[in-house]
This is a predicted structure of a 75-nucleotide RNA (transfer RNA) from an Amoebophilaceae bacterium.
RNAcentral holds the sequence, with entries from ENA.
It matches the Rfam family "tRNA". Rfam classes the family as a transfer RNA.
Model confidence (mean pLDDT): 83 of 100.
């Protein structure tokens, strides 16, 4: 330099293929209940504007370009 693959809540990850009800899961953390306390356990919350920018559309994490970061193949 050229190819590919990822990027989604503190961690892990699903959704993208085929755009559309509200962006979900588990784990963690807050609170409640349980308990002499804590652990388990049962309930409930609270946390994101889907890697930046832009275009396309009534509508984008999903499609289309361009740039970042990480890995990996290859000169």
């Nucleotide at each position: 330099c050229g190819g590919g693959a990822u990027g989604u809540a503190g961690c892990g990850c699903a959704g993208u293929c085929c755009g559309g009800u509200u962006a979900g899961c588990g784990c963690a953390c807050u609170c409640g209940c349980u308990u002499a306390g804590g652990g388990u356990g049962c309930g409930a919350g609270a946390g994101g504007u889907c890697g930046g920018g832009g275009g396309u559309u009534c509508g984008a994490a999903u499609c289309c370009c361009c740039c970042c970061a990480u890995c990996c193949c290859g000169a």

Taxonomically the source falls in Amoebophilaceae (Bacteria, Pseudomonadati, Bacteroidota, Cytophagales). RNAcentral records the identical sequence in 3 taxa.